This is a predicted structure of a 73-nucleotide RNA (transfer RNA) from Malawimonas jakobiformis. Its Rfam family is "tRNA". Rfam classes the family as a transfer RNA. RNAcentral holds the sequence, with entries from ENA. The coordinates come from a structure-prediction model, not an experiment, and the mean pLDDT is 83.

[in-house]
RNA sequence: CGUGAUAUGGAGCAGUAGGUAGCUCGCCGGGCUCAUAACCCGGAGGUCGAGGGUUCGAGUCCCCCUAUCACCG
Numbered sequence: 001c002g003u004g005a006u007a008u009g010g011a012g013c014a015g016u017a018g019g020u021a022g023c024u025c026g027c028c029g030g031g032c033u034c035a036u037a038a039c040c041c042g043g044a045g046g047u048c049g050a051g052g053g054u055u056c057g058a059g060u061c062c063c064c065c066u067a068u069c070a071c072c073g
Stems, first nucleotide, its partner, number of pairs: 001073001002071006010025004019056001027043005049065001051063003
């Protein structure tokens, strides 16, 4: 350099016929308990790798760039 995959809250992952982002764990507050854990209730936290385009509307389509992983010479 070429080919492919991946990039979504702190972590791990969903989200395909484009319609305003969800799950588990973790975190914070409360309940329960003598107390801790477990369990129960509530809450905060992402604008979806960067930029641009199409569209009334894009995580989800198009272009370009970046990073990581794999493959080939």